[in-house]
RNA sequence: CGUAGAGUAGCAAAGAUGCGUAAAGUGUUGCAAAAUGGGAUGUCGUUUGCAAACGAAAGGGGUUUCCCUGCGGUGUCUUUGCGCGUCCGCUAUU
Numbered sequence: 001c002g003u004a005g006a007g008u009a010g011c012a013a014a015g016a017u018g019c020g021u022a023a024a025g026u027g028u029u030g031c032a033a034a035a036u037g038g039g040a041u042g043u044c045g046u047u048u049g050c051a052a053a054c055g056a057a058a059g060g061g062g063u064u065u066c067c068c069u070g071c072g073g074u075g076u077c078u079u080u081g082c083g084c085g086u087c088c089g090c091u092a093u094u
Base pairs, nucleotide, nucleotide: 002093003092004091005090010082011081012080013079014078015077016076017075018074019072020071021070028052029051030050031049032048033047034046038088039087040086041085042084058069059068060067061066
C1' cells in the first nucleotide's frame, strides 16, 4: 500500500421467567430532551419525559386470592440470526 474481517443504537425468532386480565403495559399523534461502532461527519432508526385521543378474552379448579389453560401488537434475561454511508482507527493477511 492492497485485500478481507470485527465491533453501536437497535430489530426478529426461539427458550426461560415475570406482569396484567380489579387494564397496567403495548400501539397512535403532538411537543421537548437524550444516547447512538474507538474518533470525525452524516443518515436512518431507538429511548425518555409531558400532553391528548383510542382501547382488550376470558374459561376451569379451588374457596381467599392460590393453581391450571388461555389471552396481551405485555416486561426482563439467555441463545441464534440480522445490524453505519464516507474518512481515519482496530484485527488478520500480502